């Protein structure tokens, strides 16, 4: 560099539902709340799947996958 096992210590995200803004919708924002994650950070690149006003339309990265950034060391 790669890949497997396996481990500490400090820490991060935040489903579901509940208010509320946003949107035709799908969904996303915020605040509360944790099922749950080792990228459950960031990208729509390539498929999935959804949504409609069917388009040179949107959504979804907590579906895969490509790419990239970032954190820790018991072995």
């Nucleotide at each position: 560099u790669a890949a497997u096992u396996u481990u500490a210590a400090a820490g991060c995200c935040a489903a579901a539902c509940u208010a509320u803004c946003u949107g035709u919708a799908a969904a996303g924002g915020u605040a509360g709340g944790a099922c749950g994650g080792a990228a459950a950070g960031c990208c729509a690149u390539g498929g999935g799947u959804c949504u409609c006003a069917u388009g040179u339309a949107g959504a979804u990265c907590g579906c895969c996958u490509a790419g990239u950034u970032g954190c820790u060391u018991c072995a």
The prediction has a mean pLDDT of 81. A computed fold for a 75-nucleotide RNA from a Helicobacteraceae bacterium, annotated as c-di-GMP-I riboswitch aptamer. NCBI's taxonomy places the organism under Bacteria, Pseudomonadati, Epsilonproteobacteria, Campylobacterales, Helicobacteraceae. The RNAcentral record of the sequence draws on Ribocentre. Of the family's consensus pairs, 94% are formed in the model.